[in-house]
RNA sequence: GACCGGACCCUACGCAACAGAACCUCGGGAACCCCGUCAGGUCAGGAAUGAAGCAGCGGUAACCGGGACAUUCUGUGUGCCGAAGGACUCUCUGGUAAGA
Numbered sequence: 001g002a003c004c005g006g007a008c009c010c011u012a013c014g015c016a017a018c019a020g021a022a023c024c025u026c027g028g029g030a031a032c033c034c035c036g037u038c039a040g041g042u043c044a045g046g047a048a049u050g051a052a053g054c055a056g057c058g059g060u061a062a063c064c065g066g067g068a069c070a071u072u073c074u075g076u077g078u079g080c081c082g083a084a085g086g087a088c089u090c091u092c093u094g095g096u097a098a099g100a
Base pairs, nucleotide, nucleotide: 002096003095004094005093006092007091009086010085011084013082014081015079016078017076018075019074020073021072022071024067025066026065027064028063034059035058036057037056042051043050044049
């Protein structure tokens, strides 16, 4: 000097990280148009009883706040971790045969 491979560079994929949401849990949460139980009273009845049902109480819906972090989903030029494809001007590294 030549050739080959790898690194470096780019692309998309997987994985991880980060953020958000879902799920889980606690609390709050409907005068009535949610559920249950319905004091009092009301209605029907001769009565026994029955019916509807306000307040109250309990449970919850949408929603709000806090907590937890295993899982699921979404996102980002966060990573150089994995395996491919592309590009190899310059640079680094390993090898091959020959020459000086």

A computed fold for a 100-nucleotide RNA from a Eubacteriaceae bacterium, annotated as Bacterial small signal recognition particle RNA. Rfam family: Bacterial small signal recognition particle RNA. It is annotated as a non-coding RNA gene. Rfam's curators write: The signal recognition particle (SRP) is a universally conserved ribonucleoprotein involved in the co-translational targeting of proteins to membranes. Its mean pLDDT, the model's own confidence on a scale to 100, is 75.